[in-house]
RNA sequence: AACGAAAAAGGCAAACCUGCCGUGAGACAGGGACGCAAAGCUAAAGGGCCUUCAUUUUGCAAGGCAGCCUGGCCGCCGGAA
Numbered sequence: 001a002a003c004g005a006a007a008a009a010g011g012c013a014a015a016c017c018u019g020c021c022g023u024g025a026g027a028c029a030g031g032g033a034c035g036c037a038a039a040g041c042u043a044a045a046g047g048g049c050c051u052u053c054a055u056u057u058u059g060c061a062a063g064g065c066a067g068c069c070u071g072g073c074c075g076c077c078g079g080a081a
Stems, first nucleotide, its partner, number of pairs: 003078002011036002016031004021026001034067001040073003045070003048065005053059002
């Protein structure tokens, strides 16, 4: 560098519930674990999905999702295959 085990150490945390913020998609905190080898960061990277607004059938607008795919950056552990 590449790879990621019915393995070890350590890590994250879906749905749902509670609180709280938001018109909303959703965010945050606590509980909780379906899963995850990047489920770390990046949406001022491309595509996609969603919301609001406008339009009247699309975007000329403002947002959300990184746990949808691809890319970029950075990184722990391991040597089974």
This is a predicted structure of an 81-nucleotide RNA (c-di-GMP-I-GGC riboswitch aptamer) from a Bacillota bacterium. The sequence was found by an Rfam model in a public genome assembly. The prediction has a mean pLDDT of 82. The organism belongs to Bacillota, within Bacteria.